[in-house]
RNA sequence: AUGAUUCGCUAGGGGUGCAAUUUGCUGAGAGGUGUUUCACCGACCCUUAUCACUUGAACUGGAUAAUACCAGCGUAAGGAAGCUAUUUUGAUGAUCU
Numbered sequence: 001a002u003g004a005u006u007c008g009c010u011a012g013g014g015g016u017g018c019a020a021u022u023u024g025c026u027g028a029g030a031g032g033u034g035u036u037u038c039a040c041c042g043a044c045c046c047u048u049a050u051c052a053c054u055u056g057a058a059c060u061g062g063a064u065a066a067u068a069c070c071a072g073c074g075u076a077a078g079g080a081a082g083c084u085a086u087u088u089u090g091a092u093g094a095u096c097u
Stems, first nucleotide, its partner, number of pairs: 003088002006085001008083003011047004017025003031041004053078003059072004
C1' cells in the first nucleotide's frame, strides 16, 4: 500500500401485528395524517449480509386470551453504498548491519 474493526456524514432499503379493546402481550420499532388495501411524515432497525426485511407460509412443532409469541425452515433464495477519520495488520521499495 492493501485488508479488517469502530465512530461520523451523505444517500438509500424495510416493517408497522394480535386480542380479554378506558386496556393488555411480544418487540429496536406495532405512531400520526391523508385523496385510505396506497401514499407522506416522525421514531426505530438495516445497507453485501450466517444480525434489517421479503418469499416459502392460510407451512410444521410448542405455548397463549390471541398473534407473523418461541423454535424449525435457514450455512435456503432474493435483498439497499460511498467517503473521511481512529485503531490494528503489515505487502513492496530504499538504506544500514
The prediction has a mean pLDDT of 76. Predicted 3D model of a 97-nucleotide RNA (TPP riboswitch aptamer (THI element)) from Butyrivibrio fibrisolvens. The sequence is in RNAcentral, with records from Ribocentre. It matches the Rfam family "TPP riboswitch aptamer (THI element)". Rfam links the family to the GO term thiamine pyrophosphate binding. The organism belongs to Butyrivibrio, within Bacteria.